[in-house]
Predicted 3D model of a 471-nucleotide part of an RNA (small-subunit ribosomal RNA, 3' major domain) from an uncultured bacterium. The coordinates come from a structure-prediction model, not an experiment, and the mean pLDDT is 85. The RNAcentral record of the full RNA draws on Greengenes.

Context: one part of a larger RNA
RNA sequence: UGACGGGGGCCCGCACAAGCGGUGGAGCAUGUGGAUUAAUUCGACGCAACGCGAAGAACCUUACCAGGUCUUGACAUCCGAUGCAAGGCACUAGAGAUAGUGAGAUAGAAAUGGUCGAGACAGGUGGUGCAUGGUUGUCGUCAGCUCGUGUCGUGAGAUGUUUGGUUAAGUCCAGCAACGAGCGCAACCCUUGUCCUUAGUUGCCAUCAUUAAGUUGGGGACUCUAAGGAGACUGCCGGUGCAAAUCGGAGGAAGGUGGGGAUGACGUCAAAUCAUCAUGCCCUUUAUGACCUGGGCUUCACACGUGCUACAAUGGGCGAUACAAAGGGAAGCAAGACAGUGAUGUUAAGCAAACCUCAAAAAGUCGCUCCCAGUUCGGAUUGGAGUCUGCAACUCGACUUCAUGAAGCAGGAAUCGCUAGUAAUCGCGAAUCAGCAAUGUCGCGGUGAAUACGUUCCCGGGCCUUGUACU
Numbered sequence: 001u002g003a004c005g006g007g008g009g010c011c012c013g014c015a016c017a018a019g020c021g022g023u024g025g026a027g028c029a030u031g032u033g034g035a036u037u038a039a040u041u042c043g044a045c046g047c048a049a050c051g052c053g054a055a056g057a058a059c060c061u062u063a064c065c066a067g068g069u070c071u072u073g074a075c076a077u078c079c080g081a082u083g084c085a086a087g088g089c090a091c092u093a094g095a096g097a098u099a100g101u102g103a104g105a106u107a108g109a110a111a112u113g114g115u116c117g118a119g120a121c122a123g124g125u126g127g128u129g130c131a132u133g134g135u136u137g138u139c140g141u142c143a144g145c146u147c148g149u150g151u152c153g154u155g156a157g158a159u160g161u162u163u164g165g166u167u168a169a170g171u172c173c174a175g176c177a178a179c180g181a182g183c184g185c186a187a188c189c190c191u192u193g194u195c196c197u198u199a200g201u202u203g204c205c206a207u208c209a210u211u212a213a214g215u216u217g218g219g220g221a222c223u224c225u226a227a228g229g230a231g232a233c234u235g236c237c238g239g240u241g242c243a244a245a246u247c248g249g250a251g252g253a254a255g256g257u258g259g260g261g262a263u264g265a266c267g268u269c270a271a272a273u274c275a276u277c278a279u280g281c282c283c284u285u286u287a288u289g290a291c292c293u294g295g296g297c298u299u300c301a302c303a304c305g306u307g308c309u310a311c312a313a314u315g316g317g318c319g320a321u322a323c324a325a326a327g328g329g330a331a332g333c334a335a336g337a338c339a340g341u342g343a344u345g346u347u348a349a350g351c352a353a354a355c356c357u358c359a360a361a362a363a364g365u366c367g368c369u370c371c372c373a374g375u376u377c378g379g380a381u382u383g384g385a386g387u388c389u390g391c392a393a394c395u396c397g398a399c400u401u402c403a404u405g406a407a408g409c410a411g412g413a414a415u416c417g418c419u420a421g422u423a424a425u426c427g428c429g430a431a432u433c434a435g436c437a438a439u440g441u442c443g444c445g446g447u448g449a450a451u452a453c454g455u456u457c458c459c460g461g462g463c464c465u466u467g468u469a470c471u
Base pairs, nucleotide, nucleotide: 002470003468004467005466007465008464009463010462011461012460013459015455016454019418020417021416022415023414026309027308028307029306030305031304032303033302034300035299042053043052064295065294066293067292068291069290070289073121077120078119079117080116081115082114084113089102090101091100092099093098123284124283126282127281128280132278133277134273135272136271137269139267144183145182146181147180148179149178150159151158152157163174164173165172189261190260191259192258194230195229196228197227198226199225200224204219205218208217209216233255236249237248238247239246240245311411315370316369317368318367319366320365321364327358328357329356332351333350336347337346338345339344377408382403383402384401385400386399387398388397424447425446426445427444428443429442430441
C1' cells in the first nucleotide's frame, strides 16, 4: 500500500421488510448426476454448470460402438507415365461402401478432368484453455480506475481522489498544496409517448353518390405509413441554501435520467472455450486418418435442477358473438369448393405480398347445463383404427379418432421471481426445420393488480476510519 475483522460511521440494491404469484408434494416434458452398456461421443460444475454449447440426434447430423472396407488417401500442392474424356444411364454380385459387365459416347495443340506409380505430404472433433490469440461469463451499468507536473516523506508511498453539502453517478458545488488531464458516468445512437410539414398506394373514409362489402365513383380531412422538423432545458414562479441543489407549483402529451434498449472503465476468478475458428509444443500416420451398413447419443432401481398440466364452480362442457400487435411465405403461403367425425386429402383462384395468404386471436361478453363428487375435475397410461413428412417412423417422429381413465383434494423443512402497463393471466408469431419429440428459446400484443412503515436484522456492493496473525 492492500486484504481481512462475528470493529465503527455513512450510503445503495426486490437485500430484508410490506405484498402478489410460484418451486419443494402429483403426473409428464427436458437437462444433469449415478447406475447400466459393445457404445450409451464430448464439453459445461457454488453464485457465474444442470430447457447450457444443441435456433431441431429416425438415416444424415455424429464426433461413440460392432461389423465390412481403403492406404499419397474423402480434401490441397508438386512430379512422371497413360492419350482415356470425365460424368451420367442400365444390368449383375453385395447390407452398403465397392467390384464387374454393357449400351452409348470417345472432345483434345496445350490446359483442365480421369486412371496408374513414387514420394514429399495430406488428415486427426487426438492431448495440453495451466503454452496462446480471438471470443465470452462474472463482480457490475457497480462508480470507480489512473496519469503528468508540483509539493510532502530517507524510502515503500502520500497528496490530487480527503473534508462539508449534493447527486442515479469521482454528478456538481464550496473549501483545501495542489493544479490540470485521461479511461469510465452523462450526452451523442435506436425505439416508444405529443404536435407540425411533406407525400397519398396496395393504406384511410368525415362530407356527396353507390354497394352484400371502402365495393365503386370521389376525397387527403381523419387513421396509418415514413422522411424531415418542433418539443423538456430545473427553462419559468415560490420556499430553503454561499453555491451545487432540493421541496412545492404552473403550463404541458410528457418533469426533473419521461419509459425501454444498445452501450460494460482499470482489473478479478491460471473463470469458460484447443469441439466455432486460429495456433505453439506433444502424440498418431495400412491409423488416433477415410468410406459404408446397422446400432448408440432416446437405456433406468434411483437423486437433483428447470419447466408444462393439474388438483376445479373467479370452474368444466355446449352454442352464439366482439376486439390485437408483431412476424413468415416461391422446392413457399394457400383462399374457395368438394370428401372425411377428424388429423388430412382432391381440386384450385390469388400472392415475391400495407394488395393474396398463414389467420381462428384467446382470455372476454351473452345464453343453456353440471351442483361439490376423485366428479361432466384431472388427463397420465394402455389397446384398436388412421393421417402426414420422409429411401425408411421397429429400436426412436408428430398429429387425429374410438375406447381406457392413473396419481393428484393446494404440497414439510426450505427456497425463487416481481415496484407498473410491472407481477399474474390469455392467446399470436418467428428462427432452426423434410418432419418433429417446442411444455424450450426469442419476440408480439389483450386483460391487468397488491404493497413499500422503514433500514434493526440476512445477502451483495460503494466511501471514510480503526486493529494486525497476512501481503